[in-house]
RNA sequence: AACCUAUCAAGAGUGGUAGAGGGACUGGCCCGAUGAAACCCGGCAACCAGCAAUAGUUUUAAUUGUGUGGUGCUAAUUCCAGCAGGUAAAAACCUGAUAGAUAGGAA
Numbered sequence: 001a002a003c004c005u006a007u008c009a010a011g012a013g014u015g016g017u018a019g020a021g022g023g024a025c026u027g028g029c030c031c032g033a034u035g036a037a038a039c040c041c042g043g044c045a046a047c048c049a050g051c052a053a054u055a056g057u058u059u060u061a062a063u064u065g066u067g068u069g070g071u072g073c074u075a076a077u078u079c080c081a082g083c084a085g086g087u088a089a090a091a092a093c094c095u096g097a098u099a100g101a102u103a104g105g106a107a
Stems, first nucleotide, its partner, number of pairs: 003105006013041001015040003021031003025082004042074003047070003050066005078099001083096005
């Protein structure tokens, strides 16, 4: 890299360093010297592990909590669309897939 499963409408900084880019890709539309990326600190969440409680009790498994460890995330719905279908005169809207991201698994 490819495969399987789940989730993606909520949440999170008036901090420090740094200096021009960033929002996956393409098209839009945005963010950025009133300071981008990156790093540090802070924060959010609760996917995995741990711990506690509940019911059950042979063990496994289950539910709830916690936030100790492992990730992750911290502008805009995954910023919107990108393929198919539906509604509509149009603008536009809705549904599903695809793609992507994250976690866990398998090889």